The part of an RNA shown here (large-subunit ribosomal RNA, domain II) has 691 nucleotides and comes from a bacterium.

[in-house]
Context: one part of a larger RNA
Order: sequence, then C1' cells, then structure tokens
RNA sequence: GCCAACGAGUUUAUGUGCAUUGCAGUCUAAGGGCGAUUUCCGUCCGUAGGCAAAGGGAAACCGAGUGCUAAAUGCGCGAAAAAAUGCAGUGUGCCUAAGACCCGAAGCCAAGCGAGCUUUCCAUGACCAGGGUGAAGGUAGCCGAAAGGCUGCCGGAAGCCCGAACCCGUAAGUCGUUCAACUCUUUGGGAUGAGUUGUGGAAAGAAGUGAAAAGCUAAUCGAGCUUGGUCAUAGCUGGUUCUCUCCGAAAUAGCUUAGGGCUAGCGUCCGCUGUGAGUAUUGGAGGUAGAGCACUGAAAAGAAUAUUUUGGCGCAAGCCAGAUAUUCUUAUCAAACUUCGAAUGCCAGUACUUUAAAAGCGGGCAGUCAGAACGUGGGCGCUAAGGUCCACGGAUCCUAAGGGAAACAGCCCAGACCUUCAUCUAAGGUCCCUAAAUCAGACUAAGUGCAAACGAAGAGGAAGUGGAAUUCUUAAGAUAGCUAGGAGGUUAGCUCAGAAGCAGCUAUCCUUUAAAAAGUGCGUAAUAGCUUACUAGCUAAGGAGUUUCGCGCCCAAGAUUUACGGGGCUAAGUUUAGUACCGAAGAUAAGGAUUCUGCCGAUUUAUCGGCAGAGUGGUAGGGGAGCGUUCUUUAAGCAGCGAAGCCGGAAGGUGACUGACGGUGGAGCUUAAAGAAGUGAAAAUGUUGGC
Repeated sequence: GCCAACGAGUUUAUGUGCAUUGCAGUCUAAGGGCGAUUUCCGUCCGUAGGCAAAGGGAAACCGAGUGCUAAAUGCGCGAAAAAAUGCAGUGUGCCUAAGACCCGAAGCCAAGCGAGCUUUCCAUGACCAGGGUGAAGGUAGCCGAAAGGCUGCCGGAAGCCCGAACCCGUAAGUCGUUCAACUCUUUGGGAUGAGUUGUGGAAAGAAGUGAAAAGCUAAUCGAGCUUGGUCAUAGCUGGUUCUCUCCGAAAUAGCUUAGGGCUAGCGUCCGCUGUGAGUAUUGGAGGUAGAGCACUGAAAAGAAUAUUUUGGCGCAAGCCAGAUAUUCUUAUCAAACUUCGAAUGCCAGUACUUUAAAAGCGGGCAGUCAGAACGUGGGCGCUAAGGUCCACGGAUCCUAAGGGAAACAGCCCAGACCUUCAUCUAAGGUCCCUAAAUCAGACUAAGUGCAAACGAAGAGGAAGUGGAAUUCUUAAGAUAGCUAGGAGGUUAGCUCAGAAGCAGCUAUCCUUUAAAAAGUGCGUAAUAGCUUACUAGCUAAGGAGUUUCGCGCCCAAGAUUUACGGGGCUAAGUUUAGUACCGAAGAUAAGGAUUCUGCCGAUUUAUCGGCAGAGUGGUAGGGGAGCGUUCUUUAAGCAGCGAAGCCGGAAGGUGACUGACGGUGGAGCUUAAAGAAGUGAAAAUGUUGGC
C1' cells in the first nucleotide's frame, strides 16, 4: 500500500412540541393477592400521593372575579360556548442530567515497585611497566670563637616530569536502513592521586544524590516506573456507514469573550390570518453630488486709511522699504464652512399590473458569527498592493455544472429533471490547428498589430504617412535648377603691427542701376579668392507655412522557451458600415418522470385518474417518502426431484434494490402483516488478520 472483518447520536428519567390510540376525572408508588414460560413477566388490589376540576394577589383575603387605588368610567391577569381541554400509552423532534456520537492529550491525585544503569557515601579487598628530576634529613672534610657556612657522599619527598597497563574523551575523519539506539581509526588528557577498580551495603519520587550540567535516579527526568481514580478533561484536530424527493442559507448586529457562545437577522416545517411586490402619480422628511463665499476659517494680487520701541537715509521736516489692522476691487479654497442645492434612495396615499408571486402572527427544528474577487462612493496607505476598513450592488463565487476569456473560484454569456446523430440563438467568433466569410470601403509598413480587464507606459523628440481647416505666393511665370550680373564713393570711421564687407567698437549713409548689404558664410598675416542676399534671362506648374484629427516611429534593458495560445499573417492588423454563418447543459421541437396550484371525474375518504398552469443546480441545514440487514409474533409456503451461501445473469424499478434461469454447494429458507434493533463504511497517521 491493497483486501477482508470490526468500527461512531445509544439508554434511562424530568420537561417540551408534533403524530396517533385510548379514557372522561386520570395515573398509580411502596406494598400485597393470584397466575405463569417462576430474577427479568402478566393481572387485580392498593385513594398515600401527583395532575385536573377557579382565578386574582407578595400576602391577609376575596372569589367569576380579583389586583392596582382614597376611588376606578381605567389597566393587568382571569371567567363566558365549544372533548378546540385534560390525563395516559406508543412513536418521533429537541432541551437538561448522566462517559451521552466515536477516537485522541500533555497532565492531577493515590497506593505500590525500583540505586544489578547511574550519583554520593560506608565496610572490606585489588591495581598502577619503565625512565627522569632530586626536597627535608643524615654524614665526612674544610672554614668559623660560636651561630652557622661551603664542598662531596648517603637519602628518596612531590595532587612533580616523560611514558605503557588502567581511566578519560581534545581535534579530525569514519559510521549514520551503523559492528554499535553514541561505535571505530588517527590524534589527544591523566597516569602516587580530590587516582582507578571488585564484592557487600546505605540513601527515592516533591523525594534522593549532585566538585551544580536542573546533571543522574535501569536506552525514561524542569519531577521515575506500574496499577488505580478513569470512558479524567479537550470552547481543539480527525472521523461519523443506504436511496429518492421538496425547499434552502450565513460568514452580519448587540453582549460576551472574540478560531467559542447567547439573543436577533437570514433557512426550513406546521397551524392561523389575509396581505405582499412592481410601475405611474400625488404628498412628505432630508443637506449628499454640484455650486457658492452671505457665516466660520484659509489664502493670492492691488488700492486707500490707521497704527508701528521694524530697517535704511536725513540736522530736522520727512522720504524709501516693510509689518499689523480695517475697508474696497479682482481672482480662489474647505470632511469637521453654507445664502443655495439635485439625481437616486426612503415614508405614506391613490390607480393599474401581478395564475398568491410573497408578507404578518404563533409554534417545532436548524445552521451561520474566518468570507472572496468584481463594479461604484469613501477613510487609512504612496489617489501603492491579489493591501486594509466602511457603504451600495441589479449580480458572481462560496453552494453552480455548461459556452467564451490559450490554460484561469470571484470577469463576459447563461442557471444542468431525463432522453434525441433535430431547430434557433447569447457572449465570443468565422486562414490552419478549430465549427463558421480567405465578404466590402479606407488607413497602417512599424511584424505596429493579431491582448476587454487580469497582463504598463509617460514627459520629450522627428520633412513617417493619410484626412480636414486656414494664411501667403503663382501664367503680369512662382519655387527648385541652369546661364549671367552681384558695382561705385570706399581700404566707411575708430582701434590696430595690420583690420580692406567678414578680430573688436560705433554708425549703417549716398550714387550708378534690372539688381547688388558699409555685407550670409568659407577664406587671407592683411589683401586676394569662392559664396550668399538681391536682379535679369531660360524652363515650365505649382510652391511655402500654420493649426488640427487618424494610424505609425524613437524614448522601450531581465531573468527555463523565441512567445500574438501556436502555425503563421501585410491581412489573417486597425477602422467604418452591413449581410450571412458558427456557437451553450440557454430557448424551441418530440417523448417521458416528478412537486405544487386550480378544475373535472372516480372511489377503497385519503387515495387514484385526467386536463391546464407554474416549477424540478445546490454546501451547512430543515421537511417528506422509501430500500435493505438481524431477531420476535401471527398467517401462508418452499426444500436431498437440492435450502442457505458463492459465481454468472435475462428482465423489472428514478434509486436504495428485486430477480426468472444456469452452475457450484449440501441443509435449511422465504413471503405477507406487525413488532424490536448491537441495522447499512472508503476514509478516523482507525483496530485486528491476511498478502
């Protein structure tokens, strides 16, 4: 991991609702009698007691009334008529008490068992190759008056040195399904000591022992192990077993605590009532969007007036520059400003529409209290976030499958009862992958693009290109090009070594002309030279700007793979207008099933049949109807001419399932109506067994 078996809302009692049965006062308890299939049962008695038959009041008390009150014409709770009430039994939903749907702690307490591991201690034993250093002390000689000193020899101390056994475990490697639940190899520390070690003994669970690490106390220690209290408790995690069918949420508010509850909201079922929703219109309340500056404030420019122990100048008068306040003019700003002020929305009346769609009241049962993206209005944040917090949402997901968006809970379209190799459409598409247009007019040349969002582009720049508007010029010949001219006073004046159109400064006149600057650029040391403006001729028809719109260009660098989903495309891109077609579980067509409502008809009177209409996605959850398993009772049956079980299985049923028949098997089994449950497994790191 797989398979099989086992494996989770039970029982009792009080209460409460529903269904059904019985009784009319009801039920009996302890106990007793009788009977039997003799603990467990049935029946009779048992009037003790409970509930009911009258209520109101705190009570006294009164009583179909009573309490409140000085008193109620008032108010609260009652009475009236009803077997609609009461009691009991059974079934079923729920609450409460119990282990209370099942499994699961870490823990707490008690009584015991442990020091053959390890910690410390006690008693008694054992062990430490070899080598080195050479303390005290002694002694001999010498010196000294002595104390004592020096030298040699003897001596053999030490938590001394080196280093085996022995003890330890520093560093690295090894191992790490190991040789080993801590090892091995090399290296290393101690090795006469606070040394190591054998045997016996002592100390224990809030206790021991500890050269102290909360270490160790039998591979277990911030409180050992075993058993018991014990099915501890678990607002937590996991699991919770057959079918069909009707309806169908919440992720919010208040209070707690806040990943949990209670009440309300939202769901469902039953009973009663008789409303609800939409549109139009009429009448209301309101201060948002916008707007505005009359208030409250903010803030820009200017003017006037007043004040000024502001600065500068001035001998002073005063002047200049400011500051503050008020008034005026102009132009502004505001969630906590408003002289104003919508649209929506909200409340109510009326009318209409709506196959009762829903709403209200009472009761049973719930679940929900982590929500998410999207669109809109806002706060916080960076007008950041797949951010966070509110509000609104016709809607989506959650709880929704189908089609589209390449893939893609929350986007777009659209809500799956079943069947069909039928039809029409939505969003979105129609070159190929891939169903359907290689359809029309423009634009784009950048592979721009072929991306609704998710999934980026700006400022700025440019004789890209197309459209529109507008200004100027042009047959009295433009613009470009070609041919020719482009002069004189004069080398203007100044400056300067020089300055002659062309280093710089000043001025920028006059003449001849068709035209020609005291000069546009190149150039020279300065001249020279080339060229331009300007003019004529040739040619011949447009030329030069400005604004604006469309589509493109640069700006534009990223991480697995080039990347529109791909191929690829110059349309198969963008845009304009239109017509076809494709395209879904949508709609339609045909048949069938089922729920509810209405009508009709039957009967077995709570069911069946027919017709019409409206429905039939669904998590948590509520309601309804069923299937199957084991056993019991009654009745009916089957079975050695073959029961159960097992294998196959026509056929039937919406389904749980049923099942003729055949095989195997070899002794029990089924059906109907009731009843009772140890009643249904795929999941629980489930339990046991097998593989």

It matches the Rfam family "Bacterial large subunit ribosomal RNA". Its mean pLDDT, the model's own confidence on a scale to 100, is 80. The full RNA is in RNAcentral, with records from ENA.